A computed fold for a 289-nucleotide part of an RNA from Candidatus Caldarchaeum sp., annotated as large-subunit ribosomal RNA, domain VI. Rfam family: Bacterial large subunit ribosomal RNA. Rfam links the family to the GO terms ribosome and structural constituent of ribosome.
Context: one part of a larger RNA
RNA sequence: UGCUGGCUGCCUGAGGGGAAGGUGUUCCCAGUACGAGAGGAACGGAGCGCCGGGGCCAACGGUGUACCGGUUGUCCUACAGGGCAGUGCCGGGCAGCUGCGCCCCCGCGGAUAAGGGCUGAAAGCAUCUAAGCCCGAAGCCGCUCCCGAAAAUAGGCAGCCACUCGCCGGGUAAGGGCUCGGCAACGGGCCUAUACCGGCGACGAGGGCUCCCGUAGAAGACGGGUUUGAUGGGGCGGGGGUGUACGGAUGGAGGCUUCGGCCGGACAUCCUCAGCCCGCCGCUCCCAA
Numbered sequence: 001u002g003c004u005g006g007c008u009g010c011c012u013g014a015g016g017g018g019a020a021g022g023u024g025u026u027c028c029c030a031g032u033a034c035g036a037g038a039g040g041a042a043c044g045g046a047g048c049g050c051c052g053g054g055g056c057c058a059a060c061g062g063u064g065u066a067c068c069g070g071u072u073g074u075c076c077u078a079c080a081g082g083g084c085a086g087u088g089c090c091g092g093g094c095a096g097c098u099g100c101g102c103c104c105c106c107g108c109g110g111a112u113a114a115g116g117g118c119u120g121a122a123a124g125c126a127u128c129u130a131a132g133c134c135c136g137a138a139g140c141c142g143c144u145c146c147c148g149a150a151a152a153u154a155g156g157c158a159g160c161c162a163c164u165c166g167c168c169g170g171g172u173a174a175g176g177g178c179u180c181g182g183c184a185a186c187g188g189g190c191c192u193a194u195a196c197c198g199g200c201g202a203c204g205a206g207g208g209c210u211c212c213c214g215u216a217g218a219a220g221a222c223g224g225g226u227u228u229g230a231u232g233g234g235g236c237g238g239g240g241g242u243g244u245a246c247g248g249a250u251g252g253a254g255g256c257u258u259c260g261g262c263c264g265g266a267c268a269u270c271c272u273c274a275g276c277c278c279g280c281c282g283c284u285c286c287c288a289a
Base pairs, nucleotide, nucleotide: 005161006160007159008158009157010156011155015147016146017145021051022050023049024048025047026046027045028044034039052105053104054103055102056101060099061098062097063096067092068091069090070089071088072085073084074083075082076081094279107143108142109141110140115135116134117133118132164202165201166200167199168198169197170196175192176191177190178189179188180187181186211225212224213223214222231288232287233286234284235283236282237281238280239278240277241276242275247271248270249269250268251267254263255262256261
């Protein structure tokens, strides 16, 4: 842009996509059928794997340059607290993302191929075929998964709003009104929009923008919220990660000493399951919608 007013929600499914499955082995059937024996099935059912596809993060593992702790060198400022050195290095690690982890990939129907048959003539027989009919594959089509009203035969259902009004300009006269000619049939003239075209404005469903955001996201898009509010931040609580903070007290190797005692920054214990931190779960209108 189209789908012949505009829009919102829910569908249908023409058509399109996919391979979503493939395979091994063991057990039962069964030492059965079969076979002199040696050997040795199948239909059907069950278990365990491998490859591939899709999804997920409760557990297991990885990462986790948010976070916590330890520690080396150096610098600031001695302590405390920090900067830099690939996150300095090391030990852990929530959420998230992941695989090495977990779950699913089942089955049914239709038409057929080779092939197997029924009935059956041509051709009194026979014949699966000529007419007709029944079966029959890991293959084909469909159910199941995904996209899909731009499917031009341009779909369906439900709901909402509109299908109007005002002003200005242009502009025609079917009809109507007035009028002229004519006996009339009829022929002219003028005015008039309730035709038409353009512009401006009003109303208006709904949508978009701005704003606060998201496990949604390259940008768009998508989804949520916007005070009739828990959308994000903050605060609080819960849960969780590190592993017991600073400071103080006691002890303390050791040092000093007038021998009375004093100091003691390593380290240990206590205050302290602390301190610090959180992308999680809630509550709360304090902040911003």